[in-house]
RNA sequence: AGGGGUGUCGCCAAGCGGUAAGGCAGCGGUUUUUGGUGCCGCCAUUCGGAGGUUCGAUUCCUUCCACCCCUG
Repeated sequence: AGGGGUGUCGCCAAGCGGUAAGGCAGCGGUUUUUGGUGCCGCCAUUCGGAGGUUCGAUUCCUUCCACCCCUG
């Protein structure tokens, strides 16, 4: 320098045009003498940033950023 891949909650991770599942962790409640376990509830108006397309974008397009891989 060229090509490819991956960026989604604190962590892991699904979703691939119709407004974001689940698990762990966390918070609140209940139970318990306390802790733990169990149960109930809460927990992503910016899905790496910025533009574009669309009635509508995590999803499609462009471009940047970070990391990983391949070629030289």
Notes: The RNA shown here (transfer RNA) has 72 nucleotides and comes from Ignavibacteria bacterium GWF2_33_9. RNAcentral holds the sequence, with entries from ENA. The source organism's lineage runs through Bacteria, Pseudomonadati, Ignavibacteriota and Ignavibacteria. It matches the Rfam family "tRNA". Rfam describes the family as follows. Transfer RNA (tRNA) molecules are approximately 80 nucleotides in length. It is annotated as a transfer RNA. Its mean pLDDT, the model's own confidence on a scale to 100, is 80.